[in-house]
A computed fold for a 484-nucleotide part of an RNA from Candidatus Saccharibacteria bacterium YM_S32_TM7_50_20, annotated as small-subunit ribosomal RNA, 5' domain. Taxonomically the source falls in Candidatus Saccharimonadota (Bacteria, Bacteria candidate phyla). The sequence was found in a public genome assembly. The prediction has a mean pLDDT of 87.
Context: one part of a larger RNA
RNA sequence: GGAUGAGCGCUGGCGGCGUGCCUAAUACAUGCAAGUCGAGCGGUAAGGCCUCUUCGGAGGUACACGAGCGGCGGACGGCUGAGUAACACGUAGGAACGUACCCCAAAGUGAGGGAUAACUGCUCGAAAGAGUAGCUAAUACCGCAUGUGAUCUCCGGAUUAAAGCUUUAUGCGCUUUGGGAACGGCCUGCGUCCGAUUAGCUUGUUGGUGAGGUAAAAGCUUACCAAGGCGACGAUCGGUAGCUGGUCUGAGAGGAUGAUCAGCCAGACUGGGACUGAGACACGGCCCAGACUCCUACGGGAGGCAGCAGUAGGGAAUUUUCCACAAUGGGCGAAAGCCUGAUGGAGCAACGCCGCGUGCAGGAUGAAGGCCUUAGGGUUGUAAACUGCUUUUGUUGGUGACGAUUAUGACGGUAACCAACGAAUAAGGGUCUGCUAACUACGUGCCAGCAGCCGCGGUCAUACGUAGGACCCAAGCGUUAUCC
Numbered sequence: 001g002g003a004u005g006a007g008c009g010c011u012g013g014c015g016g017c018g019u020g021c022c023u024a025a026u027a028c029a030u031g032c033a034a035g036u037c038g039a040g041c042g043g044u045a046a047g048g049c050c051u052c053u054u055c056g057g058a059g060g061u062a063c064a065c066g067a068g069c070g071g072c073g074g075a076c077g078g079c080u081g082a083g084u085a086a087c088a089c090g091u092a093g094g095a096a097c098g099u100a101c102c103c104c105a106a107a108g109u110g111a112g113g114g115a116u117a118a119c120u121g122c123u124c125g126a127a128a129g130a131g132u133a134g135c136u137a138a139u140a141c142c143g144c145a146u147g148u149g150a151u152c153u154c155c156g157g158a159u160u161a162a163a164g165c166u167u168u169a170u171g172c173g174c175u176u177u178g179g180g181a182a183c184g185g186c187c188u189g190c191g192u193c194c195g196a197u198u199a200g201c202u203u204g205u206u207g208g209u210g211a212g213g214u215a216a217a218a219g220c221u222u223a224c225c226a227a228g229g230c231g232a233c234g235a236u237c238g239g240u241a242g243c244u245g246g247u248c249u250g251a252g253a254g255g256a257u258g259a260u261c262a263g264c265c266a267g268a269c270u271g272g273g274a275c276u277g278a279g280a281c282a283c284g285g286c287c288c289a290g291a292c293u294c295c296u297a298c299g300g301g302a303g304g305c306a307g308c309a310g311u312a313g314g315g316a317a318u319u320u321u322c323c324a325c326a327a328u329g330g331g332c333g334a335a336a337g338c339c340u341g342a343u344g345g346a347g348c349a350a351c352g353c354c355g356c357g358u359g360c361a362g363g364a365u366g367a368a369g370g371c372c373u374u375a376g377g378g379u380u381g382u383a384a385a386c387u388g389c390u391u392u393u394g395u396u397g398g399u400g401a402c403g404a405u406u407a408u409g410a411c412g413g414u415a416a417c418c419a420a421c422g423a424a425u426a427a428g429g430g431u432c433u434g435c436u437a438a439c440u441a442c443g444u445g446c447c448a449g450c451a452g453c454c455g456c457g458g459u460c461a462u463a464c465g466u467a468g469g470a471c472c473c474a475a476g477c478g479u480u481a482u483c484c
Stems, first nucleotide, its partner, number of pairs: 001484004006480005013356006019349002021314001026312003030309003035072003040069002043065002047063001048061005079267003089191006097184003102180008110144001112142002119134006149160004164172002193239003200230003205227008242264004246257004269290005292303004320346001322345003328342001329340004359389004369380004394421006403411001428473005434453002439468005449456002
């Protein structure tokens, strides 16, 4: 000098675009953040509509739809960086794999069956919830048929599918097979921090065979056999740490760093486990154990903000319990649409970068006042006053978008444009011995104090304090911390 997710002090007019718990992966009140489909199903709790009514209600419809069965989605999106020195990441390759939805192609979609939730009755419980009997449906579940195909094969053969809905049409689905797209799992070479005051480490360990297992190669697991495998080219152990694209600095080489944005990984109160599923060993799913918090009728239950806001705590320090699904994207749906704290926006904060303004021109009796003075004057200083002008900004009023396609705009009566008013609403901070741009007076008297370094201050201090003046930067200026 540059830089920062910055803090602190003094000061503070506006706009645009960004950024905003770096500490306690501490604990969380409250609300919301993942639903959707009635064109799969039996139905009808609420509302609408219609009819009847003794005005209590009853019936119908299916406009619609609570709860339930069923399907798809809750494995994405969002958050965090605790752990991890590792095929975690980066890069370049590899072979033994999987894939719901989507696209292409081929073939098929026949005939049946038994249940069960909802519901009704009864029962238990404070609750959470549970039990029992009876009834019913399906794109839920299960046989049978067929076998283009597919799988296995001793090549003889064996096994193996489906579901309907509907507004009736080039409809939406369903089953089997092959291919694609894209995504994912696995393996390997190389790269990837510090410590030797860590030198030896290893028994499923290293390899083989049989068996098991996985979507898949493999000690992945197991039995047996062999005794291997790694290591001063640093094994093992200990410490630290998410990795990268990038970011900061630097002429570069390099050094430091890994906020925001993007890719990957890992985690979801702590530890463990599986279930379902195409996909999880699953943030807002389940089970067990633990710590903690809450409810309780004491028998027993409920919970997990490292989602968005917000609270307490910690801290030098980090925002609103806001608006909207209008756009983009996602889930479901044939669609209308519903959901979406993703996202789009607004709010707060000079936290950063950039831009603009706080007037412009004229104006010398060089006014007054201040300060200095050799008392003549000098300086503040064209600065002010005063005269003329302008209106960025501001205030008020009017018009009023793009973003959206025929419709739909949260932002927003915002931006922008027009008119009126009126210099009106707007300057500070640091420094002035040298380094280093900028000097005098007074006060103080090794005191009070200053200081980045050298050093100033003990009665003439340009170094302390105040004032006048000057210099530097400017809505900022200083300082502290950290990196180059």